A computed fold for a 74-nucleotide RNA from a Methanobacteriota archaeon, annotated as transfer RNA.
It matches the Rfam family "tRNA". It is annotated as a transfer RNA.
The source organism's lineage runs through Archaea, Methanobacteriati and Methanobacteriota.
RNA sequence: GCGGGCAUAGUGAAGUGGUAUCACUAUGGCCUUCCAAGCCAUCAGCCCGGGUUCGAAUCCCGGUGCCCGCACCA
Numbered sequence: 001g002c003g004g005g006c007a008u009a010g011u012g013a014a015g016u017g018g019u020a021u022c023a024c025u026a027u028g029g030c031c032u033u034c035c036a037a038g039c040c041a042u043c044a045g046c047c048c049g050g051g052u053u054c055g056a057a058u059c060c061c062g063g064u065g066c067c068c069g070c071a072c073c074a
Base pairs, nucleotide, nucleotide: 001070002069003068004067005066006065007064010024011023012022013021018054026042027041028040029039030038047063048062049061050060051059
């Protein structure tokens, strides 16, 4: 340099056009003699910009970062 994949909460994942969901963590409460476990509640998120659309995490274009393959390498 070329091609492909990925980017969603603090962490890990689901969601492929129509209310952003789940698990763990964190915080508060219940329970327990206490802790753990369990139960309830809360906080917090679609990498950035643009386009299409009534509506975009999802489709299209560009950018950024990471991963894989190929190529180059005095």